[in-house]
RNA sequence: GCCUCGGUAGCUCAGUUGGUAGAGCGAUGGACUGUUAAUCCAUAGGUCAGCGGUUCGAGCCCGCUCCGAGGCG
Numbered sequence: 001g002c003c004u005c006g007g008u009a010g011c012u013c014a015g016u017u018g019g020u021a022g023a024g025c026g027a028u029g030g031a032c033u034g035u036u037a038a039u040c041c042a043u044a045g046g047u048c049a050g051c052g053g054u055u056c057g058a059g060c061c062c063g064c065u066c067c068g069a070g071g072c073g
Base pairs, nucleotide, nucleotide: 001072002071003070004069005068006067007066010025011024012023013022019056027043028042029041030040031039049065050064051063052062053061
C1' cells in the first nucleotide's frame, strides 16, 4: 500500500425486506428472609465510531475519514 471482517446500553452481542433500537450479564429500587446468597418483579441507561449523501423515512443503502482484528505484498 491492497483486500476482508468488525465499531449498537457499563460489558458480551442481536438487530440480513429501510418503517417505534433490543437481549443476556451488570447497576438501582422493590418482593421474598433470622441474615446473606439465590429467585421473582420493576426502573434507569444509547449522538447506533465521525462527517456528508440517497430516501417520505437510514443502525441497515452509497461516499470519505477514524479506530480495532485478520490476510496478501

Transfer RNA from a Microcaldota archaeon, 73 nucleotides, folded computationally. The organism belongs to Microcaldota, within Archaea. Its Rfam family is "tRNA". Rfam classes the family as a transfer RNA. The sequence is in RNAcentral, with records from ENA.